[in-house]
Context: one part of a larger RNA
Molecule: large-subunit ribosomal RNA, domain IV
Organism: Sulfuritalea sp.
RNA sequence: UAAUACUAAAGGAACUCGGCAAAAUGUCUCUGUAACUUCGGGAGAAAGAGAACUAUAUGAGUAUGAUUAAAGAGGGGGUAGCGACUGUUUAUUAAAAACAUAAGACCUUGCAAAAUAGAAAUAUGAGGUAUAAGGUCUGACACCUGCCCGGUGCUGCAAGAUGAAUAAAAACUAGUUAUCUAGUUUUAUAAGUCCCAGUAAACGGCGGCCGUAACCCUGACGGUCCUAAGGUAGCAAAAUCCCUUGACGGGUAAGUUCCGUCCUGCACGAAUGGUGUAACGACUGCCCCGCUGUCUCUAGUAUUAUCUCU
Numbered sequence: 001u002a003a004u005a006c007u008a009a010a011g012g013a014a015c016u017c018g019g020c021a022a023a024a025u026g027u028c029u030c031u032g033u034a035a036c037u038u039c040g041g042g043a044g045a046a047a048g049a050g051a052a053c054u055a056u057a058u059g060a061g062u063a064u065g066a067u068u069a070a071a072g073a074g075g076g077g078g079u080a081g082c083g084a085c086u087g088u089u090u091a092u093u094a095a096a097a098a099c100a101u102a103a104g105a106c107c108u109u110g111c112a113a114a115a116u117a118g119a120a121a122u123a124u125g126a127g128g129u130a131u132a133a134g135g136u137c138u139g140a141c142a143c144c145u146g147c148c149c150g151g152u153g154c155u156g157c158a159a160g161a162u163g164a165a166u167a168a169a170a171a172c173u174a175g176u177u178a179u180c181u182a183g184u185u186u187u188a189u190a191a192g193u194c195c196c197a198g199u200a201a202a203c204g205g206c207g208g209c210c211g212u213a214a215c216c217c218u219g220a221c222g223g224u225c226c227u228a229a230g231g232u233a234g235c236a237a238a239a240u241c242c243c244u245u246g247a248c249g250g251g252u253a254a255g256u257u258c259c260g261u262c263c264u265g266c267a268c269g270a271a272u273g274g275u276g277u278a279a280c281g282a283c284u285g286c287c288c289c290g291c292u293g294u295c296u297c298u299a300g301u302a303u304u305a306u307c308u309c310u
Base pairs, nucleotide, nucleotide: 001305002304003303004302005301006300007299008298010296011295014294019291027051028050029049030048031047036041038140075289076288077287078286079285080284081283082281083280087099088098103138104137105136106135107134108133109132115124116123117122141276142275143274144273146206147205148204151203152202153199154198155197156196160194161193162192168187169186170185171184172183173182174181175180207225208224209223210222211221234268235265246262247261248260249259250258
């Protein structure tokens, strides 16, 4: 000097990105236990008392043994975000809000099924049969899921337009022949494309300008342009807000974070789901109680290593 254990006056997070680390809590018995809630939970909520020994009383009784006698054994509460939950994951820097999930929806498939592997036979699907199988999206539950089919995609339709090689027929030309070869023209032809229609829990999209009410302001209202249609409900400075530390309120002596409200949403928005939500989380933000060498501000003890001497 370092590491590992341990102790510390007064204060108690003033440390720090952040209570990281440490301290504290811890077992059993009894009392007691809030909001909220899907009535199961929350809950070991929280908060409190006791545990040894002695005496007395009562009961049991043979002895051994036991006493949380050593060791081991939740810190708690409030609020918000995200994800419903248990689960899964980057073996060796990421455990999560990512993945999965039950559940919801759409599409395909009538069985020699669709789909997948294969050149094929064939195999899986499945010794299953639409309450089944495959694919895609959302992701418990509650309340809901608005408008647009113009573009792209998919499906359907068969009227019309377009549409090839081959093949067939007919005509013409040339050659050679006795019916053949070559070429040209015409006619008749598929899917597809165009056209038409449907479809958004398919990919996706969901406006601007001007005026207007008896203070001012605002604009229920009117006009106009464009569009396939102009963002509905709900939520909102949000894991989304540039301006921005928005404004107001709360909490602090003091708060770019946090909570509530507002709405001027640069650039929320409804299964690329919207808004809530009890329970759950080695998730993330903020606050409080307890606790402490994290700190004010360091000091000491033990062991080991380094170092010096022998």